This is a predicted structure of a 127-nucleotide RNA (SAM riboswitch aptamer (S box leader)) from Lewinella sp. 4G2. The RNAcentral record of the sequence draws on Rfam and Ribocentre. Its mean pLDDT, the model's own confidence on a scale to 100, is 77. It matches the Rfam family "SAM riboswitch aptamer (S box leader)". Rfam describes the family as follows. The SAM riboswitch is found upstream of a number of genes which code for proteins involved in methionine or cysteine biosynthesis in Gram-positive bacteria.
[in-house]
RNA sequence: AUUUUAUAACGAAGGGUGGAGAGCACGGGCUCCCUGAAACCCUGGCAACCAUUCCUCCGAUGGCUUCGGAUGAAAAGGUGCCAAAUCCCGCCACCGCAGUGCGUUUUGCCCGGUGGAACUAUAAAAU
Numbered sequence: 001a002u003u004u005u006a007u008a009a010c011g012a013a014g015g016g017u018g019g020a021g022a023g024c025a026c027g028g029g030c031u032c033c034c035u036g037a038a039a040c041c042c043u044g045g046c047a048a049c050c051a052u053u054c055c056u057c058c059g060a061u062g063g064c065u066u067c068g069g070a071u072g073a074a075a076a077g078g079u080g081c082c083a084a085a086u087c088c089c090g091c092c093a094c095c096g097c098a099g100u101g102c103g104u105u106u107u108g109c110c111c112g113g114u115g116g117a118a119c120u121a122u123a124a125a126a127u
Stems, first nucleotide, its partner, number of pairs: 001127008013043005021032003026090004044082003049078002052074003056070005091116006099110001101109002
């Protein structure tokens, strides 16, 4: 870097350096930010993907065992994460039909909801 699988509405902030942007990219929206953005560092925390440990259950093997799987728990290891739903929308399908709305009169658009996809991020594995 690519591929595959899983997850993404929960949760978790203080300090130092820094000095104007940030929320992946593009478009739209909205938000954060000199009462200090990004980035880096320190400390603390969250979570439970991997590893580890334990309880229970199931299966295989087996005399006492070992291995595999499932739910749950712990968490001092490896990552990750700690504004807002991946901040929201964008593409597709279905549903709704509120509005003295828009365009046409069969219907469609805006709008709202649900599901899916794509994108992105992270983990694990493979190449």